This is a predicted structure of a 476-nucleotide part of an RNA (small-subunit ribosomal RNA, 5' domain) from a metagenome. Model confidence (mean pLDDT): 83 of 100. Rfam family: Bacterial small subunit ribosomal RNA. Its family is annotated with ribosome and structural constituent of ribosome in the Gene Ontology.
[in-house]
Context: one part of a larger RNA
RNA sequence: AAUCUGGCUGAGGGGUUAGAUUUAAGGAGAGCGUAACUUAGUGGCGGACGGGUGAGUAACGCGUGAGCAACCUGCCUUCUUGAGGGGAAUAACGUCUGGAAACGGACGCUAAUACCGCAUAACAUCUGAGAGUCGCAUGGCACUCAGAUCAAAGGAGCAAUCCGCAGGAAGAUGGGCUCGCGUCCGAUUAGCCAGUUGGCGGGGUAACGGCCCACCAAAGCGACGAUCGGUAGCCGGACUGAGAGGUUGAACGGCCACAUUGGGACUGAGACACGGCCCAGACUCCUACGGGAGGCAGCAGUGGGGGAUAUUGCACAAUGGGGGAAACCCUGAUGCAGCAACGCCGCGUGAGGGAAGAAGGCUUUCGGAUUGUAAACUCCUGUCGUAAGGGAAGAGAAAGGACUGUACCUUACAAGAAAGCUCCGGCUAACUACGUGCCAGCAGCCGCGGUAAUACGUAGGGAGCGAGCGUUGUCC
Numbered sequence: 001a002a003u004c005u006g007g008c009u010g011a012g013g014g015g016u017u018a019g020a021u022u023u024a025a026g027g028a029g030a031g032c033g034u035a036a037c038u039u040a041g042u043g044g045c046g047g048a049c050g051g052g053u054g055a056g057u058a059a060c061g062c063g064u065g066a067g068c069a070a071c072c073u074g075c076c077u078u079c080u081u082g083a084g085g086g087g088a089a090u091a092a093c094g095u096c097u098g099g100a101a102a103c104g105g106a107c108g109c110u111a112a113u114a115c116c117g118c119a120u121a122a123c124a125u126c127u128g129a130g131a132g133u134c135g136c137a138u139g140g141c142a143c144u145c146a147g148a149u150c151a152a153a154g155g156a157g158c159a160a161u162c163c164g165c166a167g168g169a170a171g172a173u174g175g176g177c178u179c180g181c182g183u184c185c186g187a188u189u190a191g192c193c194a195g196u197u198g199g200c201g202g203g204g205u206a207a208c209g210g211c212c213c214a215c216c217a218a219a220g221c222g223a224c225g226a227u228c229g230g231u232a233g234c235c236g237g238a239c240u241g242a243g244a245g246g247u248u249g250a251a252c253g254g255c256c257a258c259a260u261u262g263g264g265a266c267u268g269a270g271a272c273a274c275g276g277c278c279c280a281g282a283c284u285c286c287u288a289c290g291g292g293a294g295g296c297a298g299c300a301g302u303g304g305g306g307g308a309u310a311u312u313g314c315a316c317a318a319u320g321g322g323g324g325a326a327a328c329c330c331u332g333a334u335g336c337a338g339c340a341a342c343g344c345c346g347c348g349u350g351a352g353g354g355a356a357g358a359a360g361g362c363u364u365u366c367g368g369a370u371u372g373u374a375a376a377c378u379c380c381u382g383u384c385g386u387a388a389g390g391g392a393a394g395a396g397a398a399a400g401g402a403c404u405g406u407a408c409c410u411u412a413c414a415a416g417a418a419a420g421c422u423c424c425g426g427c428u429a430a431c432u433a434c435g436u437g438c439c440a441g442c443a444g445c446c447g448c449g450g451u452a453a454u455a456c457g458u459a460g461g462g463a464g465c466g467a468g469c470g471u472u473g474u475c476c
Stems, first nucleotide, its partner, number of pairs: 052258003061183008071175002076171007084118001086116002093108006124149007132141003154163003184230003191221002196218004201213003233255004237248004260281005283294004311337001313336003319333001320331004350380001352378002360371002363368001385413006394403001420465005425446003431460005441448002
């Protein structure tokens, strides 16, 4: 020196395990926020319109003309004034829970243009006083003073602004009530009526009123048809008729009444509410037997009845309605389509030529006559039809059409697919033959038929209407 061994130690590097901190891509994800959509709930508006039916109703129900100084009116329009400051809840939701279901119950939480006080306040309402003016009576209107009472809601937006809210005045629209006149048959219905008729006072109503109530009076209606019974929704209109009139009230429009039967109220500007609520009845359905559900006289559709009457269609494109700031949503109203010769209207089923006047039928005085230019045949056209191509309006600036590839246009094809019913004695247009024999039958009236039936039946011919024609019922 190298090597070996032990201890200590600096700087750097590597590995493993556990923990701490931080972090990227990626994955999972309670929760929060925003926007769109959806659903339930709160809230607002609308479900009182639109649609259906004619049971009831003989009535101010309807029609017509008036009145309300006895009334209301959401949405809409105009004008005016205002919106300050608070509060308590409750659905939804959560937890638990009852019931077969329908449907609930308890506790807890939360919002609003939901709900409730307070303030402000009038040309509002009420009370009192004064004085004016007007009117058909009660009375109305406007003014002054005093007192009392009563209101509100926010949302969107950066904002401008828009949509809303509350009080009042007026308008418009819609309603309510009253009255004159008119509104079917029966006298084999002649008397009727007890809140009945009126008054006074109250209640109730938007409002007058026996509308209701207490009390008082004894009235009221009636042969100018009360009461009772029968029938009936009324009208504009429709049918018919020269008109006068008669009949009628389908469809369309206005009014009324009803919504399984009867009764009742609630909400609301409006209902005593068809597709709201409660009760009772009948009926149908579900049930765990305790209890529940329903209402086509909406549009379709089913059953039944009947002589008889349609599609469980398409669309909100248009018109209109409801909601919404709008987008848009809803709308069996409506617009369309389907079915039915049910009605009305239009069109076609061919047009021109064509005589040997064919055949056949029918008839015959056996000569013929007739069907009959009818057919065949020839030429032409294309309504309608079929096929192909194009293709609307209805839709106001853009887009958006259920109907609908519809109407319509163009081209091609081809007489091709398209005629019946009643009647023929007179009324009443139109005749012969055979059959039948008071039989069978016809018939609206008169009447035909008993052996020559223009009247029955058939045939030929004819007359009239014609996608219809006859019958029956009914109205004039």